[in-house]
Parts: sequence; structure tokens; C1' cells
RNA sequence: GGGCUGGUGGUCUAGUGGUAUGACGCCGCCUUGGCAUGGCGGAGACUGCGAGUUCGAUUCUCGCCCAGUCCA
Repeated sequence: GGGCUGGUGGUCUAGUGGUAUGACGCCGCCUUGGCAUGGCGGAGACUGCGAGUUCGAUUCUCGCCCAGUCCA
């Protein structure tokens, strides 16, 4: 330098066009003599950045950045 894959709450992750899913973690309540486990509820991401297409983009297209991998 080129090819490919990926970038989504604190962490991991689902989501192939109609305002983002779940788990862990966090907060509150119940349960206990107390803790843990368990149950119920809650907060938390406008989706790496920019542009384009579209009535509408996490999703499709282009450029850039970052990470991984392969080739030279």
C1' cells in the first nucleotide's frame, strides 16, 4: 500500500429500511436476624465521524478514523 471482517448503554450482544433486543453490572422495593440467592420495578445507547440515496437510515452507497485478520 491492497483485500476482507467489525465499530450499537459501564461491559458483552441482537437488530438487512419505520424512533434499538437481551444478559451482566448499577439504583430502589420485597424476602432474611444479617448476607447471598430469588422476585418486582427503574435509570442508562439518537447506533465510530462526515456526506449521499429515501417520506423515513443502526440497516443501502461513498469518503475518512479506529481495531482485527490476510496478501505484498